[in-house]
RNA sequence: AGUUCAUAAAGGCAAACUCAUUGAAAGAUGAGGACGCAAAGCUAUAGGGGCUAAAGUGUAUGCAGGUACACGAUGCCAGCCAGUUGCUGAU
Numbered sequence: 001a002g003u004u005c006a007u008a009a010a011g012g013c014a015a016a017c018u019c020a021u022u023g024a025a026a027g028a029u030g031a032g033g034a035c036g037c038a039a040a041g042c043u044a045u046a047g048g049g050g051c052u053a054a055a056g057u058g059u060a061u062g063c064a065g066g067u068a069c070a071c072g073a074u075g076c077c078a079g080c081c082a083g084u085u086g087c088u089g090a091u
Base pairs, nucleotide, nucleotide: 002091004090005089006088012037013036017032018031019030020029021028022027035079041084042083043082047081048080049077050076051075056071057070058069059068060067061066
């Protein structure tokens, strides 16, 4: 330096759920909590995929305020794949 792996030690992260805050929602943040994780670090227009549907647009209805449905990302997800960097140990 490369490859592969995660058995030991040290250390790290923290799903569901609960409470609080925030948001239209998805979701996010904090506290508690551990299902798991060898990248569960980082990257979300400029890779794929997924979630939500506020503004807006269309249709229907209605005198109208409005209501229902469809479309709608400019909002999100990195603990789906991917990209990228990298600690310790083994080899």
Predicted 3D model of a 91-nucleotide RNA (c-di-GMP-I riboswitch aptamer). Rfam family: c-di-GMP-I riboswitch aptamer. Gene Ontology term of the family: cyclic-di-GMP binding. It was read from a public genome assembly, where an Rfam model found it.